[in-house]
Context: one part of a larger RNA
RNA sequence: UGCAAGGAUACCUGAAGAGGAGCUGUCCCUAGUACGAGAGGACCGGGGCAGAGGAACCUCCGGUGUACCAGUUAUCGCGCCAGCGGUAAAGGCUGGGUAGCCGUGUUCCUAUGAGAUAACCGCUGAAGGCAUCUAAGCGGGAAGCUCACCUCAAAACUAGGUAUCCCUCCCCGACAUUUCGUCGGGGUGAAGGCCGGUCGGAGACUACGACCUUGAUAGGAUGCAGGUGUAAGUCCGGUAACGGAUUUAGCCGAGCAUUCCUAAUGGCCAAUCGGCUUGAUA
Numbered sequence: 001u002g003c004a005a006g007g008a009u010a011c012c013u014g015a016a017g018a019g020g021a022g023c024u025g026u027c028c029c030u031a032g033u034a035c036g037a038g039a040g041g042a043c044c045g046g047g048g049c050a051g052a053g054g055a056a057c058c059u060c061c062g063g064u065g066u067a068c069c070a071g072u073u074a075u076c077g078c079g080c081c082a083g084c085g086g087u088a089a090a091g092g093c094u095g096g097g098u099a100g101c102c103g104u105g106u107u108c109c110u111a112u113g114a115g116a117u118a119a120c121c122g123c124u125g126a127a128g129g130c131a132u133c134u135a136a137g138c139g140g141g142a143a144g145c146u147c148a149c150c151u152c153a154a155a156a157c158u159a160g161g162u163a164u165c166c167c168u169c170c171c172c173g174a175c176a177u178u179u180c181g182u183c184g185g186g187g188u189g190a191a192g193g194c195c196g197g198u199c200g201g202a203g204a205c206u207a208c209g210a211c212c213u214u215g216a217u218a219g220g221a222u223g224c225a226g227g228u229g230u231a232a233g234u235c236c237g238g239u240a241a242c243g244g245a246u247u248u249a250g251c252c253g254a255g256c257a258u259u260c261c262u263a264a265u266g267g268c269c270a271a272u273c274g275g276c277u278u279g280a281u282a
Stems, first nucleotide, its partner, number of pairs: 001155001006166007017152004023051007035040001052110006061103004068096005073088006113147003120140004167274001169187007192269004196212005217263003220259005226252003233246005
């Protein structure tokens, strides 16, 4: 911009169309049966397990987790002690680790059926008294094809459907005027949308999604979960290093809740009555 009769919101349809998936092995039963002198050893049918591939997710297992907690060496600083902070190749080193993100972890899928067929196998059957699957006619038959399964999808321009929401105004000028009216300009500003703002399991930007005081959107605060592992100070024991008590302490990023304390102020756009033709009426 379009999708044809006004402007919007939400949800659908999908034989318009497009993409994805489609795998394999082994074991058991049938059955040591059919078959075979024996050795050996099935078709058909049913069930279990696994490999590989794929998707999603983080409950479990594990990884990361750059500053969440603790320990620790050297050195510098805060006057000293104690206690802290800085630096040590962009984490000094070490031990752990929430959320998130991951896989080696977890769950699920590669199922089933229908239709038309290929090679091929047939029935009936002439031309051609026989024969012949074919010439007329009728069947069977693939991991392949179409559908079925999963995803996208009405720009599917033959542009689809359903439901719901909003508007039945005002002023000025010109033209025509018996009336209805036509054209131009301005105002108001519906449903809804856009900008702006607080953000996100969404994200390069954009887009998408949540919220904007009629509010829990983010921050803060409070509580909880979770991590670390028992803070500082004081007291007790020890000559001291240190140990013990207070203390399952102290601290704590992203998690889960509660709470308007802080920040979500506000601005703009947008309809105004809805196509054409014919007929009828005034």